[in-house]
Molecule: RNase P RNA; transfer RNA
Organism: Candidatus Aminicenantota bacterium
RNA sequence: GGAGCCGAUGAGGCGGUUGCUCCUCCUUCAUCUGCAGAUAAAGGAGGGGAGGAAAGUCCGAACUCCACAGGGCAGGAUGGUCGCUAACCGCGACUCCGGGUGACCGGAGGAAAGUGCCACAGAGAACAGACCGCCGAAGGGAAACUUAUUGAGUUUCCUCAGGCAAGGGUGAAACGGCGAGGUAAGAGCUCACCGCCCUGAUGGUGACAUCAGGGGCAAGGCAAACCCCAUCCGGAGCAAGACCAAACAGGUCCCCGUUGAGGUGGCCCGCCUCCUGGGGGCGGGUAGGUCGCUUAAGCUUCUGAGCAAUCAGAAGACAAGACGAAUAACCGCCCUCGCCAAUCAGUCGGCGAGAACAGAAUUCGGCUUACAGUCGGCUCCAACC
RNA sequence: GGGGCUGUAGCUCAGUUGGGAGAGUGCUUGACUGGCAGUCAAGAGGUCGCGGGUUCAACUCCCGUCAGCUCCACCA
Numbered sequence: 001g002g003a004g005c006c007g008a009u010g011a012g013g014c015g016g017u018u019g020c021u022c023c024u025c026c027u028u029c030a031u032c033u034g035c036a037g038a039u040a041a042a043g044g045a046g047g048g049g050a051g052g053a054a055a056g057u058c059c060g061a062a063c064u065c066c067a068c069a070g071g072g073c074a075g076g077a078u079g080g081u082c083g084c085u086a087a088c089c090g091c092g093a094c095u096c097c098g099g100g101u102g103a104c105c106g107g108a109g110g111a112a113a114g115u116g117c118c119a120c121a122g123a124g125a126a127c128a129g130a131c132c133g134c135c136g137a138a139g140g141g142a143a144a145c146u147u148a149u150u151g152a153g154u155u156u157c158c159u160c161a162g163g164c165a166a167g168g169g170u171g172a173a174a175c176g177g178c179g180a181g182g183u184a185a186g187a188g189c190u191c192a193c194c195g196c197c198c199u200g201a202u203g204g205u206g207a208c209a210u211c212a213g214g215g216g217c218a219a220g221g222c223a224a225a226c227c228c229c230a231u232c233c234g235g236a237g238c239a240a241g242a243c244c245a246a247a248c249a250g251g252u253c254c255c256c257g258u259u260g261a262g263g264u265g266g267c268c269c270g271c272c273u274c275c276u277g278g279g280g281g282c283g284g285g286u287a288g289g290u291c292g293c294u295u296a297a298g299c300u301u302c303u304g305a306g307c308a309a310u311c312a313g314a315a316g317a318c319a320a321g322a323c324g325a326a327u328a329a330c331c332g333c334c335c336u337c338g339c340c341a342a343u344c345a346g347u348c349g350g351c352g353a354g355a356a357c358a359g360a361a362u363u364c365g366g367c368u369u370a371c372a373g374u375c376g377g378c379u380c381c382a383a384c385c
Numbered sequence: 386g387g388g389g390c391u392g393u394a395g396c397u398c399a400g401u402u403g404g405g406a407g408a409g410u411g412c413u414u415g416a417c418u419g420g421c422a423g424u425c426a427a428g429a430g431g432u433c434g435c436g437g438g439u440u441c442a443a444c445u446c447c448c449g450u451c452a453g454c455u456c457c458a459c460c461a
Base pairs, nucleotide, nucleotide: 001381002380003379004378005377006376007375008374009373012334013333014332015331016330017329018328020049021048022047023046024045025044026043027042028041030039031038032037051357055368056367058366059365060364061363062362063237064236065235066234070269071268072267073266075233076232077231078230079229080094081093082092083091084090095108096107097106098105099104109228110227114226115225116222117221118220131168132167133164134163135162139159140158141157142156143155144154145153146152147151176194177193179191180190181189195217196215197214198213199212200211201210202209203208241291242290243289244288251282252281253280254279255278256277260274261273262272263271284460285459286458299316300315301314302313303312304311305310335354336353337352338351339350340349342347386457387456388455389454390453391452392451395410396409397408398407404441412428413427414426415425416424417423434450435449436448437447438446
């Protein structure tokens, strides 16, 4: 100097005034009841009051209702191994493969169970194939050369039964790679090395690794195609659900009606409820209150176990609960930055700004995405000393 | 707050065992007509919302993200 991984903070600090919301206590007044007490209003004092992502709603749960959620089919999710967790598409450690000089990053069941697809190009696209090419029995023809001649021989070219898959060419992919031997030319045809498969031994909880022996190549790619294997999953969601109060027309249409209807979204069974009712549509009415609602698989600090994720123990605090939806506005001083004028400059004065992503809505554990500025830690590469 | 659906040419929409990006309408040019309308012929016009991945190959399959639309209260 460049790069990789990770963490913290994120209204600049202090003070003051006014205001919003919730909780606790006190005072006054009103209502109810036989007192105690309860409820509501007003005032005062004290205390709490957005985030690392509150977001996207992508996973998993708690909680509530449907049966204490039961069986089968269908459907869905996940996918190396071991561990952690309440659970998970989460987290940690390790294994293998790929990329990178490296720190480091990314990926992961099965294609020797079956089905399907592999366009175009190409001879051939899956237990394949022969376009160019290489070799070549035989026959005929042509040309050249050799020989003393009829003739014979050699070489080259053409036709062609056939052999080959080394080379060229096509393609994303061409049925092990490479070298040597071998051969008419070739080929795992044979051999060495590498790859692959099978068996055994050793190490490891395991994924797997190492070593030894054998086989002579069979087994292309795609499962984010159907599918197979293993594991898991009932549905809905706080507008869940429970209670109180108020108001309207318990009006009209359709369907089913006793192996019927409902209990939420797939089907069947089972279970429960209803039986002279049940369901759906249209129409009508209310837009009120209380609980659920924040003490929680939660937070802070310390100690111990573990490589780590995490777990165990001790101590402490109680830290938002709103619904026309609060969490804000202003002022003073200091700090930082920018601009202007004066000055050689220090400096002094004036003006302005202090910023990103974004905002709780039942609650947690994760993931993903967005993010101005500031601070910090570990590591790698290169160059120099 | 919670569920569901959609995004392809200027507009309205098709697009399935993954391999050519299309139709109608609108636009431009030409012909028919004295001119318009209309008809016929030819043509232009596309980041398939955006980004990444799987695959030889993606509108299509998978993941993330953006935008839009829509439905959910209670009483009887």